[in-house]
Context: one part of a larger RNA
RNA sequence: GGACGAACGCUGGCGGCGUGCUUAACACAUGCAAGUGGGGCGACGAACCAGACUUCGGUCUGGGGCAGAGCCGCGAACGGGUGAGUAACACGUGGGCAACCUGCCCCGUUGAUCGGGACAACCCUAGGAAACUGGGGCUAAUACCGAAUGAGGUGCCAACUCAUAAGAGUUGUCACGAAAGGAAGCUUCGGCCUCCGCGACGGGAUGGGCCCGCGGCCCAUUAGUUAGUUGGUGGGGUAACGGCCUACCAAGGCAUCGAUGGGUAGCUGGUCUGAGAGGACGAUCAGCCACACUGGGACUGAGACACGGCCCAGACUCCUACGGGAGGCUGCAGUGGGGAAUCUUGCGCAAUGCACGAAAGUGUGACGCAGCAACGCCGCGUGGAGGAAGAAGGCUCUCGGGUCGUAAACUCCUUUCAGUUGGGACGAAGCUUCGUCGGUUAAUAGCCGGCUGGAGUGACGGUACCUUCACAAGAAGCACCGGCUAACUACGUGCCAGCAGCCGCGGUAAUACGUAGGGUGCAAGCGUUGUCC
Repeated sequence: GGACGAACGCUGGCGGCGUGCUUAACACAUGCAAGUGGGGCGACGAACCAGACUUCGGUCUGGGGCAGAGCCGCGAACGGGUGAGUAACACGUGGGCAACCUGCCCCGUUGAUCGGGACAACCCUAGGAAACUGGGGCUAAUACCGAAUGAGGUGCCAACUCAUAAGAGUUGUCACGAAAGGAAGCUUCGGCCUCCGCGACGGGAUGGGCCCGCGGCCCAUUAGUUAGUUGGUGGGGUAACGGCCUACCAAGGCAUCGAUGGGUAGCUGGUCUGAGAGGACGAUCAGCCACACUGGGACUGAGACACGGCCCAGACUCCUACGGGAGGCUGCAGUGGGGAAUCUUGCGCAAUGCACGAAAGUGUGACGCAGCAACGCCGCGUGGAGGAAGAAGGCUCUCGGGUCGUAAACUCCUUUCAGUUGGGACGAAGCUUCGUCGGUUAAUAGCCGGCUGGAGUGACGGUACCUUCACAAGAAGCACCGGCUAACUACGUGCCAGCAGCCGCGGUAAUACGUAGGGUGCAAGCGUUGUCC
């Protein structure tokens, strides 16, 4: 000199864009943060419509379909948070898998035949303070189960081809294993057809799993370490290789090119600095990893050993009828605590994205916005021109003067920003719906696409922006002035009070302390402290 997620002191007008618990991975009141599908299913069933009956009150049947539960499907493994642990194939980079998996998505091939029994909801009943639970009865499905079929798939065996390190592919016999329907329309009631789904197989894409080479901290005042340890065989396990696990056998494996142990630490793209080499750091944003009160475990599933799932143990908190139960903010706000120190218990799903849905749509503290904070960067303003041999006043003085100083007053002008008046967005060229046209189709249905067509749709927000009006009107401080280092005098003090980054100032004329005048430097900031280069 530069930099900062900064803090502290004094001061503080406006705007844009960013950033904001670095400490206690301390404990958490309250609200919200993951739902969705009725075009999978049964039941219940308001408005409304149609029909029948009617004592004119209404009742029944069919359609219709709000809300809240239930079965079922998909999602909940994403998104969001944190950095505790981890010195490790965790990360970065480059490879390998002839040792692997992959829901939703895309392409291709092919199939969907016949049956069955339940369980919720509901009704009845019982226990319990509650959380909740038991028993009996009824019922549906794209829930569950059995049988059939088997192109292709899997397994055993055989042959052939390729490869040669395990192995890969083709052909053949035998064996094994699948499915589900829903909606709209037409119908001669047989069915047909479109769309959305379902099963099997092959391929793709995407996402992951595993293995390896190399690279990146400190300590030798840590020198030896290791028994599933190193290798083999048989077996098990996994999507898959493997001591991953197990039985037996052998005695190996690592290490001064630093094993083992200890300390510290999430890693990277990057950030800061520097001419570079390098050094330091890893906030925000992006990629990967790890964690979710602490420890352990599995279940479901394409995917978890699962932040807002389950079970066990522990600590803590809460409820209790003392028998037993409930909970997990390292999600968004917010509270206490710790600390030098870090924000609102806000608005909205309008946009972008995600989940579900045929769709309309619903949900979304992701996200978009607003609020607070000079915390940072950037921009603007606090007026402009004229105005005296120079007012008053302050300071100083050799008492002549000098200086603040064109500074002020005064004259003319302008009105950014703030204030006031009126208008008023972009973000929606999207999306939804209606109409119409085209494609698909037997079809005017459904689906897909088009339109200078109609209507609707904005949290921010009456915001940005434009405009009217009025007034120089509302808007400057902070540090320093001995040398380094730009900037000097007076008074007070008298080794006192104090200053200080280093040298050093202060003991009676202190340019170094305090105040004043003047000056210098930065400026809505200026200094100080801390840390890095």
Overview:
Small-subunit ribosomal RNA, 5' domain from an uncultured Solirubrobacterales bacterium, 533 nucleotides, folded computationally. Model confidence (mean pLDDT): 82 of 100.